The RNA shown here (small-subunit ribosomal RNA) has 1500 nucleotides and comes from an uncultured bacterium.
């Protein structure tokens, strides 16, 4: 933004719009007719008259008159249905877009090559005749539709004649204009060619007489001509879609002469005649389209469209042709064929909605079988009028734009009601919103008035004018008067009444305005991209709230924006996609210099056109606006004139600086020919047992003489050293010497040539290896292939062999990472350093050497570019010419077509269909069977264990009514638990309570509680009996009960919703900021380097300078010394005292206790080191380089572990997932696994004697002492709240003995008696004694685990927990008391650097390929089937045209005997050309569709 649709919802107006699909079929109504003032008849009816008829009534002299009335004839006028002749229209408007890529169409030009009804203006003329025929009437055939015979008749119908011209042909002339062809005037003279009437008045002249006419007039028609105007016809230029996987087409096709035709030119078409015409600036084929004016979008260039308004083409059921006419090959006309419908009496007819409604069908989807001709425009008519589905109006639909409304004030004195939502429970919010008081009345609703559109034409009347003889009649013109509304009693206005009748969509993670609670539980489901949902979803549903928007509002679909993302404006190709492998040249693009003309292109300025609407600007009219109206202003473009002359073209010219031609130099440039030497093999000779070969080894070779060694012969190939970022060549390439033949490049000097030039589509040439084809050749290498090895396997890497190739000659292949991942050519723009070839200077005897230029070849840099790395005078800088080539990945260099080839295979090159990426540079970690560097019991060196056995514990596994729960690599498994017989205890049975075992508070009520007995009952519990209060304002209260509400409770979930607190890496030396600087960033630097150290310690050094956390220290404990101090501890020296003992007095020296001090700082020294930090050695010291321990764990890493300590959100449970009891489980046992004990024995059991500790713990305790027991213990009782007592004896050890290699005097499992202890209670299921029994075990595969010094081995003791124990666990003390570290290769973890990286959940990462399933779309395909289309043929309707023998025939000629004859001309049949459909046959081209292949996307 839309001609929409789809979902919800919908109050009113006005303007606008509405079959976009089946150019699929259509019932019914209507859409073109009009003229009587062009003609005949003429039905009904009206008049009017005349005759005849009939006689109400009335008079009457009764004889009759008069007569309304009725019926017939007939004449005359009026009106005039319906058809008929004749004119005019019907070619216009109205539909639609099928076909159509140029008979279109737009723009501009031509027509000197045309025409043109009606209409305007001018000029003339309108004589005089004739023959028909429709209607009609009568009749035939026929169901119809129609059709024919016979006879009448008119005309503005038709047909001769007469007149005529500035018309038309023919003649020959002259003036103008023209580029030619010719073209306008002007003049001769011959010839051709025309007409209709009708209406109106009137009597002036004629003429006949009230008056009319053949007269006169005034209108209108018709013929001739000429201008115009309108309308259209041909013809040129320029623009107008995709397709080259359409590359050639073409035979009336080009021309041209003569001809036919036509309004006109023209192969438009016919005969001859030539061989042209079109094409890469894209023919020709194929596909898709009407087209423009505009419309949408967008800065703007563009893209993108072509409803509705307007212009222009085409169409009218497909197909085909005339006719008619001014116009047509005709929407509602004709013939002809065809397909579909209908009528039929079966013989045979009749139709065309892509006119307005409407209808059915397809379809997401598109309206009324409305009313009017009052206005606009339109046929006809003199005119009134008639037609008019054009138009002018209602209706229908939110399809779209504009407007409008649904109400406004006041309402914290309303408790911010209620209620709904959310809460932190306080209270927030919906919300002044509601209600309730005031006002207001747009809309809708009822009544009342009441429009503009209406202007004219007609018709009366009057004037005036023109015309005429006329005051007639007609025209014009005035002016009154009348006459016309479908919309419509509608817009509009007033009045009434009442806020009443009028709000809905989408949305609330970001992008994007706008948030929370519930429900769900990766389920439903959302989604434009990103992503959302797996139990606290702002993302899914729903509720409140909020946010835009508003009679709408959303999604869908489509086009342009933004996309500079196809790049004219305005992009790009060394790594992202993208330089063709190279060359060498047409076409074509580009072009040095001087003058001088042109004026194509350029620029100026003026004409014309650029229709109208639309856009836009000012006004103006609907109450505003949408809408509409006037003026204006714009308009690219395009054609035409003049004017400039710088640039560029063009023509002429001028020069030499581009370019190219002539000595000399260098080179693996290229083609032949010929010639050389090492070396491998082969043959020959000696000669003997081996040789080859690899990580080791085998097959192979060798007694049938190998390797080896000698000299000699042959025979292919290939050329060491020279050799080099050296040279040469377009590129691929080129390398032994000689020769011949050849290209090209360079330097200097100068002479000539004068632009002769650059690039280069297609072409054409050359191309590495491999590879083909044909003959040669084959030493040596070697794919395939064979055999040995490696391996899990080994189709491979190693080895032994070995064939094609490789090489020649002659051909094909065209291709590579054919690369500098960089076309070509010129120009211009800092340097520096080497280097080839040349040349000049300077020096020199020369070589050498220095400098300067040219020309190549390289490495560093400025500036400049680059996404970034990097390029940088050999550009990737900065400029110019040209060429090729890109446009997300994949599918895919596939597929189909073509086109080269023998053939592999090349070139050229797609869709579907699929993902939201792929890609690039660099950055920061991570990894690496990548590299340096450094550290750790990492390894290594030792020392002892684990893995085997028996038993303790843990853990899985099973099992069970439960085996309660966590914890699962290191960093779960003697862990939580520093104590599961009940208790704990969460499990499981079973028995029982619900305000609850426990807290708080309200209410009502009762009693004190406690406590003691006794029944019952497994127990909790239940009942009973006995006892029994205090303050006190006398209300009550404390305290304990019942009873009802809030509530408690929960080892119920969730550690992945959390706090805390732990482990880990790891006591590893890192981890980070500020400002400065570098970079687009992202991020670097500091923090890297050179030492150094345990250490990011420290020093040096540096675009860094500086700080933080971490390291160190600070804190404790230990090791020396001092000093206070001296008990409960010491006890030298005095003293007293025992058997004997610091036991006593007393002392403070000593050990020691615990308080403070000091000591150690690389502080001396000497060597190294950088006169640095540091290390090495060494003095000296109780202690030396952190002195040993411990305590301390940075940023962060595992969503490590814990909701079962404890804390806490969410969820869940509430006579139970709470709470009490009892008994049972956690103790289970076929098995597997951790982690310990105690062993297998003599460096030892055993037996008896002796010796020496630390650090602890004790009053519901820790026990001396003496007696009892073999013993566990038991009885008694002293001390002691502890440097005083007591556990308490240390144990290895040392002395003695004794046992002597054995399943033992090793080992002690098990298991059986008796016990003791602790506790209600030791059956399940405790520890301990005592006698008896006496099991594996004899150093333990692979494999693995600790330690570097008072350490590891080994030896006891204590304590937590606790009634008791399962304690061999743990957590501390001390005793005895080692061995080894050569050293960093490797294993294992760790840090810094660096380096690759397609990892970044980060190598426990990513990731290909195959199978196997499923599903998708394209490809090939035996073949079958439709659509378009070429040819060639056959057939051949209507119909033009053309030929003419019979026939048929009225208009005019002739001639006539007037009867008629003939001729011209027509008609209808016939024949031929041409052709629509149809047919046969053959090609091609698009698809649909398949049995069965291939391969490709996707899925978990």
């Nucleotide at each position: 933004a839309c001609g929409a649709a789809c979902g919800c919802u919908g109050g009113c107006g006005g303007c606008g719009u509405g079959g976009a699909u089946a150019a699929g079929g259509c019932a019914u109504g209507c859409a073109a007719g009009u003229c009587g003032a062009a003609c005949g008849a003429u039905a009904a009816g009206u008049u009017u008259a005349a005759c005849a008829u009939u006689g109400a009534g009335g008079c009457u002299u009764c004889g009759g008159c008069u007569g309304a009335u009725u019926u017939g004839u007939u004449u005359a006028a009026c009106c005039g249905a319906a058809a008929g002749u004749g004119g005019c229209g019907a070619a216009c408007u109205g539909g639609u877009g099928a076909g159509u890529a140029a008979u279109a169409u737009a723009u501009g030009a031509g027509u000197a090559a045309u025409u043109u009804g009606c209409c305007g203006a001018a000029a003339a003329a309108u004589g005089g005749g004739g023959a028909a025929u429709a209607a009609c009437a009568u009749u035939u055939c026929g169901a119809a539709a129609g059709a024919g015979a016979u006879g009448c008749u008119a005309a503005u119908a038709c047909c001769g004649c007469a007149u005529a011209a500035u018309a038309c042909c023919a003649u020959a002339u002259c003036u103008u204009c023209a580029u030619a062809a010719g073209a306008a005037g002007a003049a001769u003279u011959g010839g051709u060619u025309a007409a209709a009437g009708g209406g109106g008045g009137c009597c002036u002249c004629u003429c006949c007489u009230u008056g009319g006419a053949a007269g006169c007039u005034c209108u209108u028609g018709u013929u001739u001509u000429u201008c115009g105007a309108u309308a259209a016809g041909c013809u040129c230029a320029u623009g107008u879609c995709c397709u080259a996987u359409u590359a050639g087409c073409u035979u009336g096709u080009u021309g041209g002469u003569a001809g036919u035709g036509u309004g006109a030119u023209g192969g438009a078409c016919u005969a001859c005649c030539a061989a042209g015409g079109c094409a890469a600036a894209g023919a020709u084929g194929g596909g898709u389209a009407g087209c423009c004016g505009g419309c949408c979008u967008g800065a703007g260039a563009g893209g993108g469209u072509g409803u509705a308004c307007g212009g222009u083409c085409a169409c009218a059921c497909c197909g085909g042709a005339a006719c008619u006419g001014a116009g047509a090959c005709a929407c509602u006309g004709u013939c002809c064929g065809g397909a579909c419908u209908c009528c039929u009496a079966c013989g045979g007819g009749a139709g065309g909605c892509u006119g307005c409604a409407g209808u059915c069908g397809a379809g997401a989807a598109u309206c009324a079988u409305u009313c009017g001709c009052a206005a606009u425009g339109g046929a006809c008519g003199a005119a009134a009028g008639u037609c008019u589905g054009a138009c002018g109006a209602u209706g229908c639909g939110a399809c779209g734009c504009c407007g409008c409304g649904u109400g406004a004030g006041u309402g914290a004195u309303a408790u911010g009601a209620a209620g709904g939502c959310u809460u932190u429970c306080g209270a927030g919010u919906c919300g002044u919103a509601a209600a309730a008081c005031u006002c207001u009345g747009u809309c809708a609703u009822g009544g009342a008035g009441a429009a503009u559109g209406a202007a004219a034409u007609g018709u009366g009347u009057a004037u005036a004018u023109u015309u005429u003889a006329a005051u007639a009649c007609a025209a014009u013109a005035u002016a009154c008067a009348u006459u016309u509304g479908a919309c419509a009693g509608u817009a509009c206005u007033c009045c009434a009444a009442a806020a009443u009748g009028a709000a809905g969509c989408u949305c609330c993670g970001g992008c994007u305005a706008a948030c929370u609670u519930c429900g769900u539980g990766c389920c439903a489901g959302c989604a434009g991209c990103c992503g959302c949902g797996g139990u606290a979803a702002u993302a899914c549903g729903a509720a409140g709230g909020g946010a835009g928007c508003g009679a709408g509002c959303g999604u869908u679909g489509u086009u342009c924006g933004g996309a500079u993302u196809u790049a004219c404006u305005g992009g790009g190709c060394g790594u992202a996609a993208a330089g063709g492998g190279u060359g060498u040249c047409u076409a074509g693009g580009u072009g040095g210099u001087u003058u001088u003309g042109u004026a194509a292109g350029u620029u100026g300025a003026a004409u014309g056109u650029g229709a109208a609407a639309u856009c836009c600007c000012u006004u103006g009219g609907c109450u505003c606006a949408a809408c509409c109206a006037a003026g204006g202003a714009a308009u690219a473009g395009c054609a035409u004139u003049c004017a400039a002359a710088a640039c560029u073209g063009c023509a002429a010219u001028u020069c030499u600086a581009g370019a190219g031609u002539g000595u000399g130099a260098a080179g693996a440039g290229g083609a032949a020919a010929a010639c050389g030497g090492a070396a491998u093999u082969c043959c020959a000779g000696u000669g003997u047992a081996g040789c080859g070969g690899u990580g080791a080894u085998a097959u192979g070779c060798g007694u049938a003489g190998a390797u080896a060694u000698u000299u000699g012969g042959a025979a292919g190939a290939a050329c060491a050293c020279c050799a080099g970022u050296g040279g040469c060549g377009a590129a691929g390439g080129c390398g032994g010497u000689u020769u011949u033949c050849u290209g090209g490049u360079u330097c200097a000097a100068u002479a000539c040539u004068g632009a002769c030039a650059c690039u280069g589509a297609a072409g054409c040439a050359c191309g590495a290896a491999g590879g083909c084809u044909a003959g040669g050749g084959g030493a040596g290498c070697a794919a395939a292939c064979a055999g040995g090895a490696u391996u899990a396997g080994a189709u491979a890497c190693c080895c032994u062999g070995g064939u094609a190739g490789u090489c020649c000659u002659a051909g094909c292949a065209g291709u590579a990472a054919a690369c500098g991942a960089u076309g070509u050519g010129c120009a211009c723009u800092a340097g520096a350093u080497u280097u080839u070839g040349g040349u000049u200077a300077u020096a020199u005897c020369g070589a050498c050497a220095u400098a300067a230029u040219c020309u190549g070849a390289a490495u560093c840099g400025u500036a400049g570019c680059u996404a970034a790395c990097g390029c940088a005078u050999u550009a990737a800088g900065u400029g110019c010419a040209c060429c090729g080539c890109c446009u997300g990945g994949g599918g895919a260099g596939u597929a189909c077509g073509a086109c080269c080839g023998c053939a592999a295979g090349g070139u050229u090159g797609a869709a579907a269909c699929u993902c939201a990426a792929a890609g690039g540079a660099a950055u920061u970690g991570a990894c690496g069977g990548g590299g340096a560097c450094c550290c750790g019991c990492a390894c290594a060196a030792g020392c002892g264990g684990u893995g085997g056995a028996g038993c303790a514990u843990g853990u899985g596994g099973u099992u069970u009514a439960a085996u309660u729960c966590g914890a699962c690599g290191c960093a779960a498994c003697g862990c939580g638990a520093a104590g599961a017989a009940c208790c704990u205890u969460a499990c499981c049975c079973a028995g029982a309570c619900u305000u609850g075992a426990c807290a708080u508070g309200u209410a009502u009520u009762g009693g004190a509680c406690c406590g003691u007995u006794c029944a019952u009952g497994a127990a909790a519990g239940u009942g009973a009996a006995c006892u029994u209060u205090c303050c006190u304002u006398c209300g009550g209260g404390a305290c304990c009960g019942a009873u009802a509400c809030a509530c408690a409770u929960g080892u119920g979930u969730u550690g992945c919703a959390u706090g805390g607190c732990u482990g880990u890496c790891g006591u590893c030396a890192g981890c980070u900021c500020g400002u400065g600087u570098c970079g687009u960033g992202a991020g670097a630097u500091g923090u890297u380097g050179g030492g150094u150290u345990a250490a990011g310690u420290c020093c040096c050094g540096c675009a860094a300078c500086g700080a933080g956390c971490g390291c160190a220290a600070c804190c404790c404990u230990u090791a020396c010394u001092c000093u206070u101090a001296g008990u409960u501890g010491c006890c030298a020296g005095c003293a007293u005292g025992u058997a004997a003992u610091g036991a006593u007095g007393g002392g403070g020296a000593c050990u020691c206790u615990a308080g403070g001090a000091g000591g150690a700082c690389u502080g001396c020294c000497a060597a190294u080191u950088a006169g640095a930090a540091g290390u090495u050695g060494g003095a000296g010291g109780a202690a030396g380089g952190u002195g040993a321990g411990g305590a301390u764990g940075a940023c962060g890493u595992c969503a490590a572990g814990u909701c079962g300590u404890c804390a806490u959100g969410g969820c869940c449970c509430u006579u139970a997932c709470g709470u009490c009891u009892g008994g049972g489980g956690c103790u289970a046992c076929a098995c597997a696994c951790g982690u310990g004990c105690u062993a297998c024995a003599a460096u030892g059991g055993c037996u008896a004697g002796u010796a020496c500790a630390a650090a602890g713990a004790g009053u519901c305790g820790c026990u001396a002492u003496a007696c009892c027991g073999u013993g566990a213990g038991g009885u008694u009782a002293c001390g002691c709240u502890a440097a005083u007592c007591u556990c308490a004896a240390a144990a290895a050890g040392c002395u003695a003995g004794u046992c002597u290699a054995a399943g033992u005097u090793c080992g002690g499992a098990u298991u059986g008696a008796a016990g003791u202890c602790u506790g209600c209670a030791a059956c399940u299921c405790g520890a301990c004694u005592u006698c008896a029994u006496g099991a594996a075990g004899c150093u333990g595969g692979a494999a693995u685990c600790g330690c570097u010094a008072g350490u590891a081995a080994u030896u006891g003791c204590a304590g937590a927990u606790c009634a008791g124990c399962u304690a061999c666990g743990c957590u501390g003390c001390a005793g005895u008391g080692a061995a080894u570290a050569c050293g960093u290769u490797c294993c294992u973890g760790g840090g810094u650097c660096u380096u690759g990286u397609a990892c970044a959940c980060a190598c426990c990462g990513c990731c290909c390929g195959u199978c196997a399933a499923g599903c998708c779309a394209a490809c090939c395909g035996a073949g079958u089937u439709g659509g378009g289309u070429g040819c060639a043929c056959c057939c051949g309707a209507a119909g033009c045209c053309g030929u003419a023998a019979a026939u048929c025939u009225g208009a005019c000629u002739u001639c006539u005997u007037c009867g008629g004859a003939a001729g011209a001309g027509g008609a209808a049949a016939a024949c031929g050309u041409c052709c629509a459909a149809g047919g046969u046959g053959u090609g091609u081209u698009c698809g649909a569709u398949a049995a069965g292949g291939g391969g490709g996307a996707c899925u978990a």
Notes
Rfam family: Bacterial small subunit ribosomal RNA.